[in-house]
A computed fold for a 352-nucleotide RNA from Chitinophagaceae bacterium 26-R-25, annotated as Bacterial RNase P class A. Its Rfam family is "Bacterial RNase P class A". The family's RNA type in Rfam is ribozyme. Rfam describes the family as follows. Ribonuclease P (RNase P) is a ubiquitous endoribonuclease, found in archaea, bacteria and eukarya as well as chloroplasts and mitochondria. The sequence was found by an Rfam model in a public genome assembly. The model forms 97% of the base pairs in the Rfam consensus.
């Protein structure tokens, strides 16, 4: 200097005309009008209905080390364990930077390419002991150290022992459990002591502990207009058909102006929810390692229902492009993208 990632900023301004939704009044002017994601509907809630959201068993689904944080959480912040990686040391270790759905594989069940005898009741080679045979070699048993496969092969080293062997025994380790003592809020760390040797795999089934009632703004709540409480056919009328938002039991509640079908009528408007709220921004204080809170000061903030938020020219600039657009709010996570700007990491290429 290019390029590729990652993160952190940013996601064009101004003027003029023409137009489009709301909104205000002095009634033809005036204000205000898309996002960093508005997406995805993963995740926590407000808010509404449904017994007042009830009980009980199922079953679904989220989640899973500690503490703090916060309305809440799968978010964030701090530890704290485990791994990768680079530095440094002769080694224990120690520092940096990253990364982890990080209860359970010692309930139970599946599964483990490929190679290997064998991927979990391990025995091909090779090693002992035996039978048979002249031997080559065949059968019968015995062990799991050696060699080969593999990502992984039965706790490492060493020494007893043995026919050869084998945590079979012993010593010094590794690993894990338990209990105790110390350090901590706690996860953990650490020391001793006893017991023990068990392969991976739960973003496989599961199991365990925790939480979740179930629906969803087309929720829902009212107002105003019409109408057929009529015909038909069937049930049923307090001994009750029928109905109350995942299933069953149970409990409560509604119910004759009543349910189920038919054939026909009327209606097609308003208002609320609904946009100022655990809300954003900026600048000082405090608290706290930080996330976070708290309090001061100023500042913004579309609001529809066929559904708006547009074009079109100049000014300017190295350019005006991507992703993509509100429909009841809000906190998060997660995709998706780029004209530029710092940083870091890796390559690449040229020059000293």
């Nucleotide at each position: 200097g290019c390029u590729a990632c990652a993160a952190a900023c940013c996601g064009a301004a101004c003027u003029a005309u023409c137009g489009u939704a709301c909104c205000g009044c002095u009634u033809g002017c005036g204000g205000u009008a898309a996002g960093g994601a508005a997406a995805g509907u993963c995740u926590g809630g407000a808010c509404a209905g449904c017994a007042u959201a009830g009980a009980g068993c199922a079953a679904a689904u989220g989640c899973a080390c500690c503490g703090g944080u916060g309305a809440a959480c799968a978010g964030c912040c701090g530890g704290g364990u485990g791994u990768u990686u680079c530095g440094a040391g002769c080694a224990a270790u120690c520092g940096g930077a990253g990364c982890a759905a990080c209860a359970g594989a010692a309930a139970g069940u599946g599964c483990c390419a490929c190679a290997g005898a064998a991927a979990a009741u391990a025995a091909c080679u090779a090693u002992c002991c035996u039978g048979c045979u002249c031997a080559c070699g065949c059968g019968g048993g015995a062990a799991a150290a050696a060699g080969g496969u593999g990502a992984a092969a039965a706790u490492g080293u060493g020494g007893g022992g043995u026919a050869a062997g084998a945590g079979c025994c012993c010593a010094c380790g590794g690993c894990c459990g338990u209990a105790u003592g110390c350090a901590g809020u706690a996860a953990u760390g650490u020391a001793u002591a006893c017991a023990g040797c068990g392969g991976g795999u739960a973003a496989a089934c599961c199991u365990u502990g925790c939480a979740u009632g179930c629906u969803g703004a087309a929720a829902u709540g009212c107002c105003a207009c019409g109408u057929a409480u009529a015909c038909c056919g069937g049930c049923g009328c307090c001994u009750g058909a029928g109905g109350g938002c995942u299933g069953c039991u149970c409990g409560c509640c509604c119910g004759a102006u009543g349910c189920c079908g038919g054939a026909g009528g009327g209606u097609a408007g308003g208002c609320a929810g609904a946009u100022u709220g655990a809300u954003c921004c900026c600048g000082g204080g405090a608290a706290g390692u930080a996330a976070u809170u708290c309090g001061c000061g100023g500042g913004a903030c579309a609001g529809a229902u066929a559904a708006a938020u547009g074009a079109u020219a100049g000014u300017g600039u190295a350019a005006a492009a991507a992703c993509a657009g509100a429909a009841u709010c809000c906190g998060g996570c997660u995709u998706a993208c780029g004209a530029g700007u710092u940083u870091g990491u890796a390559g690449c290429a040229a020059c000293u």
About this RNA:
The prediction has a mean pLDDT of 75.